[in-house]
RNA sequence: AUGGCAGGCUACCUUAUCGCUUUUAUAAAGAGGAAAGUCCGGACACCAAAGAGCAUUACAGCGGGUAAUACCCGUCGCUAUUUAUAGUAGGAAAAGUGCAACAGAAAGAAUGUACAGUAAGGCUGUAGUGAAAUCAUGUAAACUCUGUAAGGUGAAACGCCAAGUAAAUCAACUUAUAGAGCUGCUCGUUCUAUGUUGAAGGGUAGGCGGUUAGAAUGUAAUAGUAAUAUUGCGUCAAGAUAAAUGAUAAGGCCAGACAGAAUCCGGCUUAUAGGCCUGCCUUUUUU
Numbered sequence: 001a002u003g004g005c006a007g008g009c010u011a012c013c014u015u016a017u018c019g020c021u022u023u024u025a026u027a028a029a030g031a032g033g034a035a036a037g038u039c040c041g042g043a044c045a046c047c048a049a050a051g052a053g054c055a056u057u058a059c060a061g062c063g064g065g066u067a068a069u070a071c072c073c074g075u076c077g078c079u080a081u082u083u084a085u086a087g088u089a090g091g092a093a094a095a096g097u098g099c100a101a102c103a104g105a106a107a108g109a110a111u112g113u114a115c116a117g118u119a120a121g122g123c124u125g126u127a128g129u130g131a132a133a134u135c136a137u138g139u140a141a142a143c144u145c146u147g148u149a150a151g152g153u154g155a156a157a158c159g160c161c162a163a164g165u166a167a168a169u170c171a172a173c174u175u176a177u178a179g180a181g182c183u184g185c186u187c188g189u190u191c192u193a194u195g196u197u198g199a200a201g202g203g204u205a206g207g208c209g210g211u212u213a214g215a216a217u218g219u220a221a222u223a224g225u226a227a228u229a230u231u232g233c234g235u236c237a238a239g240a241u242a243a244a245u246g247a248u249a250a251g252g253c254c255a256g257a258c259a260g261a262a263u264c265c266g267g268c269u270u271a272u273a274g275g276c277c278u279g280c281c282u283u284u285u286u287u
Base pairs, nucleotide, nucleotide: 001283003281004280005279006278007277008276009275010274012252013251014250015249016248017247018246020030021029022028032258036269037268039267040266041265042264043263044154045153046152047151051187052186053185054184056150057149058148059147060146061075062074063073064072065071076090077088078087079086080085091145092144096143097142098139099138100137113127114126115125116124117123158209159208160207161206169199170198171197172196173195178192179191180190181189182188216235217234218233219232220231221230222229223228
């Protein structure tokens, strides 16, 4: 100097004018690193309360982290790579079933051909084919077995207030050995003196909460290889409800891509223009 690997930051900035939303109202704030996917794990809410078994689904070396996970960290194995690194198809084949092209006599049922040893006999050994051939081989990202985990629903969850009508009518089935709920099924358990389905018809769909102070976040120290944990000192950064978070002008920069909150948090995956920083690897050149 070229090419690469891994990690991190940024995601237009400044000024002015006008416009929108929230609020503590002459003041302050207002869409992301993925807000996307709805894939995984939860918080929270309800199913009045508490279970067992089966089924189904997921994970799988060992150890650690976390509220938890199929996530993260470390390490071993295997694979790829010159390497820095990346990936994970990593429990069990004597519990059973299935599969193994071609070649080969033969790939789960019985043994051939040649040679050698031997008194002789497939009795023993070697050779040919093949990834695997004399009591068994390989394969489980084939079924399966083992171990572990998992009740369901989802903020349009739910809760409260106000208003209004018709908890009324008709039909069928059913009525405690019944019906309904918990749960995909069974048992179990709870409640109920009825319940389910269908038809026609009436009232309402308004407001408030949930709703943003958190498993939050910045920094320092300590412990640890790390993920992370503890402690101290700080910070408060959208809450719309048919949907606000914008438009214009000027200037700057090496450059504005992917893209738009809707209960919230932790991950994974996918898309992504450009700029900056740190560490490492290969090749070449010079000293």
The RNA shown here (Bacterial RNase P class A) has 287 nucleotides and comes from a Flavobacteriaceae bacterium.
The coordinates come from a structure-prediction model, not an experiment, and the mean pLDDT is 76.
The same sequence occurs in records of 2 taxa.
The model forms 95% of the base pairs in the Rfam consensus.
The sequence is in RNAcentral, with records from ENA.
It matches the Rfam family "Bacterial RNase P class A". Its family is annotated with ribonuclease P activity, tRNA processing and dimeric ribonuclease P complex in the Gene Ontology.
The gene name in the source record is rnpB.
Taxonomically the source falls in Flavobacteriaceae (Bacteria, Pseudomonadati, Flavobacteriia, Flavobacteriales).